The RNA shown here (transfer RNA) has 74 nucleotides and comes from a Lentisphaeria bacterium. Lineage of the source: Bacteria > Pseudomonadati > Lentisphaerota > Lentisphaeria.

RNA sequence: GGCGGAUUAGCUCAGUUGGUUAGAGCGCCGGAAUCAUAAUCCGUAGGUCCCUGGUUCGAGUCCUGGAUCCGCUA
Numbered sequence: 001g002g003c004g005g006a007u008u009a010g011c012u013c014a015g016u017u018g019g020u021u022a023g024a025g026c027g028c029c030g031g032a033a034u035c036a037u038a039a040u041c042c043g044u045a046g047g048u049c050c051c052u053g054g055u056u057c058g059a060g061u062c063c064u065g066g067a068u069c070c071g072c073u074a
Base pairs, nucleotide, nucleotide: 001073002072003071004070005069006068007067010026011025012024013023019057029043030042031041032040050066051065053063054062
């Protein structure tokens, strides 16, 4: 240099053919329970879906350009 993959909550990750609320587990916080703690159960909060522009009635999803990381190849 060429090719491919990944980027979504604090962490690990889903998200189907673009479709009407952006989610799960763990964690944090609060509560229940316990003599108490842990485990367990219930609940709350937490998001610029990496950045930018475009297509569309509508974009996490499609397209352009860019960034970071990983792999293959020369």
Its mean pLDDT, the model's own confidence on a scale to 100, is 80.